[in-house]
RNA sequence: GUUUGAUCCUGGCUCAGAAUGAACGCUGGCGGCGUGCUUAACACAUGCAAGUUGAACGAGAAAGGCUGAUUUCGGUUGGCCGAGUAAAGUGGCGCACGGGUGAGUAACGCGUAGGCAACCUACCCUUGUAUUGGGGAUAACCCCGCCGAAAGCGGGGCUAAUACCGGAUAAGACCCUAUUCUGGGGGGGAUAGGGUGAAAGUCGGCCGCUCGGAGAAGCUGACGUACGAGGAUGGGCCUGCGUCCUAUCAGCUGGUUGGUAGGGUAACGGCCUACCAAGGCGACGACGGGUAGCUGGUCUGAGAGGAUGAUCAGCCACACUGGCACUGGAACACGGGCCAGACUCCUACGGGAGGCAGCAGUGAGGAAUUUUGCGCAAUGGCCGCAAGGCUGACGCAGCAACGCCGCGUGGGUGAAGAAGGCCUUCGGGUCGUAAAGCCCUGUCAGGUGGGAAGAACACCAUGGGGACGAACAAGCUUCAUGGCUGACGGUACCACCAGAGGAAGCACCGGCUAACUCCGUGCCAGCAGCCGCGGUAAUACGGAGGGUGCGAGCGUUAUUCGGAAUUACUGGGCGUAAAGCGCGUGCAGGCGGUUUGGCAAGUCUGAUGUGAAAGCCCCGGGCUUAACCUGGGAAAUGCAUUGGAAACUGCCGGACUUGAGUACUGGAGAGGAAGGGGGAAUUCCCGGUGUAGAGGUGGAAUGCGCAGAUAUCGGGAGGAACACCUGUGGCGAAAGCGGCUCCCUGGACCGCACCUGACGCUCAUGCGCGAAAGCGUGGGGAGCGAACGGGAUUAGAUACCCCGGUAGUCCACGCUGUAAACGAUGGAUGCUAGGUGUGGGUGGUAUUUACCCAUCUGUGCCGAAGCCAACGCGUUAAGCAUCCCGCCUGGGGACUACGGCCGCAAGGUUAAAACUCAAAGGAAUUGACGGGGGCCCGCACAAGCGGUGGAGCAUGUGGUUUAAUUCGAUGGUACGCGAGGAACCUUACCUGGGCUUGACAUAUAGAGGAAUGUGACAGAGAUGUCACAGCCGGGCAACCGGCCUUUAUACAGGUGCUGCAUGGCUGUCGUCAGCUCGUGCCGUGAGGUGUUGGGUUAAGUCCCGCAACGAGCGCAACCCCUAUCGUCAGUUACCAACAGGUUAUGCUGGGGACUCUGGCGAAACUGCCGGUGACAAACCGGAGGAAGGUGGGGAUGACGUCAAGUCCUCAUGGCCCUUAUGUCCAGGGCUACACACGUGCUACAAUGGUCGUUACAGAGUGAAGCGAAGCCGCGAGGUGGAGCAAAUCGCAGAAAAACGAUCUUAGUUCGGAUUGGAGUCUGAAACCCGACUCCAUGAAGGUGGAAUCGCUAGUAAUCGCGCAUCAGCAUGGCGCGGUGAAUACGUUCCCGGGCCUUGUACACACCGCCCGUCACACCAUCCGAGUGGGGGGUACCCGAAGCCGUUAGUCUAACCAGCAAUGGAGGGCGACGUCGAAGGUACGUUUUCAUGAGGAGGGUGAAGUCGUAACAAGGUAGCCG
Repeated sequence: GUUUGAUCCUGGCUCAGAAUGAACGCUGGCGGCGUGCUUAACACAUGCAAGUUGAACGAGAAAGGCUGAUUUCGGUUGGCCGAGUAAAGUGGCGCACGGGUGAGUAACGCGUAGGCAACCUACCCUUGUAUUGGGGAUAACCCCGCCGAAAGCGGGGCUAAUACCGGAUAAGACCCUAUUCUGGGGGGGAUAGGGUGAAAGUCGGCCGCUCGGAGAAGCUGACGUACGAGGAUGGGCCUGCGUCCUAUCAGCUGGUUGGUAGGGUAACGGCCUACCAAGGCGACGACGGGUAGCUGGUCUGAGAGGAUGAUCAGCCACACUGGCACUGGAACACGGGCCAGACUCCUACGGGAGGCAGCAGUGAGGAAUUUUGCGCAAUGGCCGCAAGGCUGACGCAGCAACGCCGCGUGGGUGAAGAAGGCCUUCGGGUCGUAAAGCCCUGUCAGGUGGGAAGAACACCAUGGGGACGAACAAGCUUCAUGGCUGACGGUACCACCAGAGGAAGCACCGGCUAACUCCGUGCCAGCAGCCGCGGUAAUACGGAGGGUGCGAGCGUUAUUCGGAAUUACUGGGCGUAAAGCGCGUGCAGGCGGUUUGGCAAGUCUGAUGUGAAAGCCCCGGGCUUAACCUGGGAAAUGCAUUGGAAACUGCCGGACUUGAGUACUGGAGAGGAAGGGGGAAUUCCCGGUGUAGAGGUGGAAUGCGCAGAUAUCGGGAGGAACACCUGUGGCGAAAGCGGCUCCCUGGACCGCACCUGACGCUCAUGCGCGAAAGCGUGGGGAGCGAACGGGAUUAGAUACCCCGGUAGUCCACGCUGUAAACGAUGGAUGCUAGGUGUGGGUGGUAUUUACCCAUCUGUGCCGAAGCCAACGCGUUAAGCAUCCCGCCUGGGGACUACGGCCGCAAGGUUAAAACUCAAAGGAAUUGACGGGGGCCCGCACAAGCGGUGGAGCAUGUGGUUUAAUUCGAUGGUACGCGAGGAACCUUACCUGGGCUUGACAUAUAGAGGAAUGUGACAGAGAUGUCACAGCCGGGCAACCGGCCUUUAUACAGGUGCUGCAUGGCUGUCGUCAGCUCGUGCCGUGAGGUGUUGGGUUAAGUCCCGCAACGAGCGCAACCCCUAUCGUCAGUUACCAACAGGUUAUGCUGGGGACUCUGGCGAAACUGCCGGUGACAAACCGGAGGAAGGUGGGGAUGACGUCAAGUCCUCAUGGCCCUUAUGUCCAGGGCUACACACGUGCUACAAUGGUCGUUACAGAGUGAAGCGAAGCCGCGAGGUGGAGCAAAUCGCAGAAAAACGAUCUUAGUUCGGAUUGGAGUCUGAAACCCGACUCCAUGAAGGUGGAAUCGCUAGUAAUCGCGCAUCAGCAUGGCGCGGUGAAUACGUUCCCGGGCCUUGUACACACCGCCCGUCACACCAUCCGAGUGGGGGGUACCCGAAGCCGUUAGUCUAACCAGCAAUGGAGGGCGACGUCGAAGGUACGUUUUCAUGAGGAGGGUGAAGUCGUAACAAGGUAGCCG
């Protein structure tokens, strides 16, 4: 950050940090210091990695050179040098170190602290003693082998030693015996006696001998050799403690545990053998399985922890795999041996050879890890007296940005804010002082020159000193001086030269998270760590400009820790979020009252030892700095030993009573178990009465009944359950327990306070109890009643409803062991306000009961503090604390699979993983919704009147058709709508013909012309061609201005797209009564309050009340029309009175009374009266009044909803077209027609039609107009032209009505469609396609199915009139008046709405959400006849090498005996035996992995099928078993 509309909480997922032996992508200047096969302990070509010693020993070349002899000139053969050299050999020492790797190992392997009185230790150091005298072989070498391909082997013949073998001698060195001292101990010391038991020389010097040399003896030195003693070093063995996961591994063990004796070892030991005993280990986790080298340390973290064990250092293990021993001081031996196995190589096929987990290197594997380098100069190792040799240890270099650290890629100045890019509101902004330009510097790289330290030992030379010694010798030792030795490397470093010259990238820019714009794309391509972006205006994709971050690097991926208090020791939880076992009992374990004495295990404290070095940390030092290196310190939280303290815990002892228990007393109770008996009711049976129904339901039917039901009376049978009492009453641990009574029995409570003296609490495993359903056996069976049958309902109805009905329900015995077994709340103890009910008991007052007061123990409600996410809990805690147990760690998968245990079965219990999602949840809030509730409105229903839906026609729409039938509007809220009027025009559409700065606007430049008009020709016209007429205004003029034509350029133009980019306007809910705000208050918060409540209203209208008080937009009023009156005014209107006149008429004079006109006023406000109401608001009734409770009508439309409608009124962003999507023109189309729908008109007739006669309006409108009279025409109309810009004239006759006549119920004298003919009018023009008139024609239609619309009064219905548009065209629209009803009981129901409340799993808000099967695709898992492989076990077979044992065969130098032959001792080989690796066989063995026809469920998947289970009373309340 992410669950929600929003909120709080729970909870998971994800991110930001640090780190790495890394890898990958892009990029890459320099240097220093480090690091570099994490995979195949896979296989390895080649070279090197362990030799050395001639001062232990024998032996000893060659090439080549010099020089002889000889020669057939080809050679052959000597001597000297090479050389006592090389190679090989015997012997010594080394090869057990150093180097590599981590396979194995869960172990005394490692770590830590100890022990060995149970041990070893070559070389080294100190010290002592000795170093005597003999013997026999053998390699090298030579020869041989019908040995061999080779590797090699065998035989024969010589020879030496510091090789080998005897002899002598020696020590308490070892063994035996005895004595003694000391010690806890198997130890140590001493004495005596007996026995055993060693050696090797080499080199140098001197002396001496000799003429001299060599050699011997002697002396002396060095290096060796032997035996002791001690030290040092290194090892061996033993022990305490610590050291991963798994209990779905619970029992393991036969050398096993111990003993005795023996063997073996350096040494203890079942280490091995024989015998004896039967032990040993284990829930404090044995045995088994999986994984793993351990540690110092390393990474992370505030720490505690967690993860890790590369490089460096310590230990261990291993060396192709397995086994074995030999040698040796040390090995069971990386570059030794033997055997077996696998693999590779050689082979003459007989047989041989080999082991890079040393350094390089190769292949393979892999995302991935370097040179077949230089040097022994330094450090270290082995050998050697030494020189020296060897040393892939090591020192260096090479490769790799793999890591850490340092440096650079330039610095200053520079505004015309250049060019260019990008953006733009077109003004500008930005890249940006950035660049250029000017002035500088010189790191690194480059060039030239100079140039260290690392080197000191040893050795050599010279000189001095010292010890040894007979010695001035030799050798040794020491000091001084000098010499010699460098892989790196001509490197570090220094100086100079040149010149800004050679040196910047990577990631990111929606939020988290620093950084924004344009273009492209259009749920495509793509991005993505989480949330999520992309469907035509994407800061989220791709590119660009700009920006941000880091920088020779930057990103990505992987992994670890952190954040994560998300395993919680520090530091979490469990009423509803995941989480209290269904309940009890109780062993082990954990915990435990008051007081006192002791001990000192825990605890606290001091000291000592140890805790390797390196590392971390601190203070210094050295590389120019840093990284790095280095000196010192601190630390190392641990372990051990030891001294001390005694508060607390513990242990031992003594005491106590308050915890606990117990005796006694009393009453309460559906507590349990067993027996006996009881009444009401249902059903059935028998009998009586009685007759046609009865039963059941929403309504019915099945079933029952004339063979007599139901109903009713009497009698009987049988089973089950116990009405009223009955109560948030009682009892019980829970499950559970209910008529009465008897027997047996458990527990709790009150009172009393005798007794015991902590005897207590909790409780893993165990044991017991445990509703209903179910199972087994045997009974029982009235009612009810799964399954099942039938009837209904329904689209279906395997259901809900009805009629039947079997298991079962009941009893006995046995099993099962689960429930939403719930207070969803484990048990115990203590503490922390109260109030009020109720059950049981006791005390006080009282004569008793009842009140009242107090108290103990149960059980409810309300509430303080406190707690809680909230809801709520609150002495019966979910508060404050202690103890013990159980349980939880995201959702799904999964109360599942496999395995184990239990069960007769059903099943229970324990209990995963793969895979998948970013949520799943809790509480509360606001809405919306409910086939929830309450209250209330509305022509909403009802009550009425008239329609629509049926017919014909008109009109609009859909559909279809068409070249086009232009476009839009589409539930309500589109459809006589935009359109208030399509023949052309309109017109946007189609066909065809034209134009291209354009039909229209502005501007600039050039050329021409006034503008403009007339005529002719061609053409469908637009248009084209020609002719003619005309010659603008101002100014003296140049010229300027206006207009037109033409050319060029900017641009015009678009009814083209997007109403889902918009403004404006409009519809709708709805003229519904609502919608909000400020402050305050309440709540963690969303939010609430106000606005709810009681009344009332048309109204959130008003009144009252109230943690609210006020206010705003709405309501109402203010505005207009209308109804009454007054007043003023009086023409064109009016005419009562007066006068005049006419056949008649306000016609005239006149009047201002009346009507009327139109200005100004009045009037109505619940004002008055009565009643009701709360002394209110208000309502009801009445009076008066033209009008009465908003008088009637209109205008007026709150916050908002529908991405509602409109880009085709207009405006407008973006996109698109530009000789066309623009524009002009002609013709056509919008008027089509099988159909379907909406809205209307006219009808179907007698309340009517037709004919005749006679009345009465209002509101409008008229100059390109209305048009009178008169005349003509049947008529539409024509003619005519008076009057009128209108209270004057015209349109203009109002119609229904009334009166009279006729028609007489019929497709008609109804109805008028359609069609034929003839006309009129408008208009260039009525063909497509106008209206009207006349004559003729005379269709459907007889009141309209389901359904549906309007209307509550001057309304519906009905009748006509006018106007707008308009040349003409009206059944439509907008207005006007005439005539003029019926009905409303009422609010149950339908629809819509308002307020309150309730439930909710809905919030796109019920047109919501959502479940399961089926079908399809994919994924993982389980089962599965089996199949294949790996590991292990047991038994047996076979039995290599080898050690050990035995040995009768065979061979045999040293010693002994013997004159000898020969014999003996001993030994070798062979043979035999025990053990024994590999191999083999068996087990219906165990475990694990893979695979498997098929089967099973699960998960996931934009628009599949069937239904509707759940969420609202979800339409049968839901849920658990």